Notes:
The RNA shown here (transfer RNA) has 76 nucleotides and comes from a Candidatus Bathyarchaeota archaeon. It was read from a public genome assembly. The coordinates come from a structure-prediction model, not an experiment, and the mean pLDDT is 80. It matches the Rfam family "tRNA". NCBI's taxonomy places the organism under Archaea, Thermoproteati, Candidatus Bathyarchaeota.
């Protein structure tokens, strides 16, 4: 160098195809409930890699860069 797959709260991860309110697990905090803690129940902060582009509307669609993972090639 080509080809593919991806990037989404502190971590995992769902949703892209088919454009409409970002969900869900663990962790964090706070309540209930408990003799205390654990579990168990509710409840609250925290996210769409960058940048353009289409559209009323973009995590989702087009175009470019960054990252990561496979795979093939070429060099030595």
């Nucleotide at each position: 160098g080509c080809c593919g797959a991806g990037g989404u709260g502190a971590g995992g991860u769902a949703g892209c195809c088919u454009g409409g309110u970002a969900g869900c697990c663990u962790a964090c905090g706070g309540g209930c409930c408990u003799g205390u803690g654990g579990a168990g129940c509710c409840c609250g902060g925290c996210g769409c890699c960058c940048g353009g582009g289409u559209u009323c509307a973009a995590a989702u669609c087009c175009c470019g860069g960054c990252c990561u993972c496979g795979g093939c090639c070429c060099c030595a």